About this RNA:
Model confidence (mean pLDDT): 82 of 100. Transfer RNA from an uncultured Spirochaetaceae bacterium, 72 nucleotides, folded computationally. Rfam family: tRNA. Rfam describes the family as follows. Transfer RNA (tRNA) molecules are approximately 80 nucleotides in length. It was read from a public genome assembly.
[in-house]
RNA sequence: GCCGAAGUGGCUCAGUGGUAGAGCAAUUCACUCGUAAUGAAUAGGUCGUGGGUUCAACUCCCACCUUCGGCU
Numbered sequence: 001g002c003c004g005a006a007g008u009g010g011c012u013c014a015g016u017g018g019u020a021g022a023g024c025a026a027u028u029c030a031c032u033c034g035u036a037a038u039g040a041a042u043a044g045g046u047c048g049u050g051g052g053u054u055c056a057a058c059u060c061c062c063a064c065c066u067u068c069g070g071c072u
Base pairs, nucleotide, nucleotide: 001071002070003069004068005067006066007065010024011023012022013021018055026042027041028040029039030038048064049063050062051061052060
């Protein structure tokens, strides 16, 4: 230099055009003599950045950034 993959709550990952979800973690409450476990509830994301298409974009298109892999 060329090609490909990935980027979504603190972490690991779903979500293939129509109101962004799960598990773990966190906080509060219940339970307990106390802790753990268990149960209930709450909070936390403008979906890597910037544009485009569309009535509507995490999703489709373009450029860029970061990480990983391959080729030379």